[in-house]
Context: one part of a larger RNA
RNA sequence: UGACGGGGGCCCGCACAAGCGGUGGAGCAUGUGGUUCAAUUCGACGCAACGCGAAGAACCUUACCAGGCCUUGACAUGGGGAGUAUGGGUUCCGGAAACGGGAUCCUUCAGUUCGGCUGGCUCCCACACAGGUGCUGCAUGACUGUCGUCAGCUCGUGUCGUGAGAUGUUGGGUUAAGUCCCGCAACGAGCGCAACCCUCGUCUUCAGUUGCCAUCAGGUAAAGCUGGGCACUCUGAAGAAACCGCCGGUGAUAAGCUGGAGGAAGGUGGGGAUGACGUCAAGUCCUCAUGGCCCUUACGGCCUGGGCUACACACGUGCUACAAUGGUGGUGACAGUGGGAUGCGAAGGAGCAAUCCGGAGCCAAUCCCCAAAAGCCAUCUCAGUUCGGAUUGCACUCUGCAACUCGAGUGCAUGAAGGCGGAAUCGCUAGUAAUCGCGGAUCAGCACGCCGCGGUGAAUACGUUCUCGGGCCUUGUACA
Numbered sequence: 001u002g003a004c005g006g007g008g009g010c011c012c013g014c015a016c017a018a019g020c021g022g023u024g025g026a027g028c029a030u031g032u033g034g035u036u037c038a039a040u041u042c043g044a045c046g047c048a049a050c051g052c053g054a055a056g057a058a059c060c061u062u063a064c065c066a067g068g069c070c071u072u073g074a075c076a077u078g079g080g081g082a083g084u085a086u087g088g089g090u091u092c093c094g095g096a097a098a099c100g101g102g103a104u105c106c107u108u109c110a111g112u113u114c115g116g117c118u119g120g121c122u123c124c125c126a127c128a129c130a131g132g133u134g135c136u137g138c139a140u141g142a143c144u145g146u147c148g149u150c151a152g153c154u155c156g157u158g159u160c161g162u163g164a165g166a167u168g169u170u171g172g173g174u175u176a177a178g179u180c181c182c183g184c185a186a187c188g189a190g191c192g193c194a195a196c197c198c199u200c201g202u203c204u205u206c207a208g209u210u211g212c213c214a215u216c217a218g219g220u221a222a223a224g225c226u227g228g229g230c231a232c233u234c235u236g237a238a239g240a241a242a243c244c245g246c247c248g249g250u251g252a253u254a255a256g257c258u259g260g261a262g263g264a265a266g267g268u269g270g271g272g273a274u275g276a277c278g279u280c281a282a283g284u285c286c287u288c289a290u291g292g293c294c295c296u297u298a299c300g301g302c303c304u305g306g307g308c309u310a311c312a313c314a315c316g317u318g319c320u321a322c323a324a325u326g327g328u329g330g331u332g333a334c335a336g337u338g339g340g341a342u343g344c345g346a347a348g349g350a351g352c353a354a355u356c357c358g359g360a361g362c363c364a365a366u367c368c369c370c371a372a373a374a375g376c377c378a379u380c381u382c383a384g385u386u387c388g389g390a391u392u393g394c395a396c397u398c399u400g401c402a403a404c405u406c407g408a409g410u411g412c413a414u415g416a417a418g419g420c421g422g423a424a425u426c427g428c429u430a431g432u433a434a435u436c437g438c439g440g441a442u443c444a445g446c447a448c449g450c451c452g453c454g455g456u457g458a459a460u461a462c463g464u465u466c467u468c469g470g471g472c473c474u475u476g477u478a479c480a
Base pairs, nucleotide, nucleotide: 001480002479003477004476005475007474008473009472010471011470012469013468015464016463019428020427021426022425023424026320027319028318029317030316031315032314033313034311035310042053043052064306065305066304067303068302069301070300073129077128078127080124081123082122083121084120087106088105089104090103091102092101093100094099109119110118111117131295132294134293135292136291140289141288142284143283144282145280147278152191153190154189155188156187157186158167159166160165171182172181173180197272198271199270200269202240203239204238205237206236207235208234211230212229216227217226218225243266246260247259248258249257250256322421326380327379328378329377330376331375338369339368340367343362344361348357349356350355387418392413393412394411395410396409397408398407434456435455436454437453438452439451440450
């Protein structure tokens, strides 16, 4: 100087407390461990691995296994030789395919000194080499997580000390903040904080193929449907607006704190982006790049089939429930993100339904995809039930060469566990929790996951004794 203490003081944080809803019990989904297997590819392991890489494993993907094949190779550059093309379609034989062997049709490269000369392409030969998701993240780059959006981390000069070092950065106040004020052997500065950026909230101006009878006219069973117009809503560009600016109290007259006014908004207005010096030899050699090591008729390459989907079990994360604040039947309004040319697909038909036929319109503020809870009426009457929907049988639909292993959906039948969950444990302070649906990426198909969007919309916070994490000062130390 640090680190540590079941030392002390001060201060923060959904850390506790006060509340609301969960997890832990059930069924299912999903990830992991374990076990099994020919293989169940690999990585990730307290917080900070476990709906994580994977924003989508039937084949492919795919790295794993079994079998069948290839050996200058699926891919790149170079050298030699041969051919003139070559490429594509159809088809036959063997085969699981890869591959091997034929037939046939279409096409028939460019330059040119007109020489199969040069380029291009294909084949053959031998060789340099290719190739490796093989190992090492403890050799690395790059990217990322984490403490933590915590308020810290440092430097120059000066001063003090033999020196390590200290001072500044400590102290008194204050703040979300090393934020600011005052004091002070310090005076300044840098990286962080804050601000500058995006977005939401109010208003103004500008612009009107969205919106409006607001206003005028036409028109209808109804309707911005039509002429017309930009007032409003809205869209999207430019500005204004908030600064403790004003007033009272308080405070050291300071920084500030507190109450009030005005205001759409008040003390950082809400949300986002933004992550200091560093820590964990944290994570990734399977994104990519890369040193070294290793394989080279195989640890490389192609293919078929299987596996990653196994199942006594254990754990994590979710979904659906156990019901009456509910279920069922009918009726019935109101969104906002977004997406859409091998695409979105209306009306109208068919079917009990999944879905199919159909194809208007739309390269999108204009067309299409578009709510559900809510509300109203009826019924059920507390029961393993008209709760709950697992499981199983049959019949179908769709995608796709192909749904057996192993997809999603529909109808009929079947109706399991489950009566609110032990110890323990998680999230959340407001348009939040809870609850309700909608959209998107990936994607042929497949979502209870993820990323977004809006609808309805709470309770509680006395306080800092305690638990956890963190910051500052101080103290002890046989630790570095």
Model confidence (mean pLDDT): 82 of 100. The part of an RNA shown here (small-subunit ribosomal RNA, 3' major domain) has 480 nucleotides and comes from a metagenome.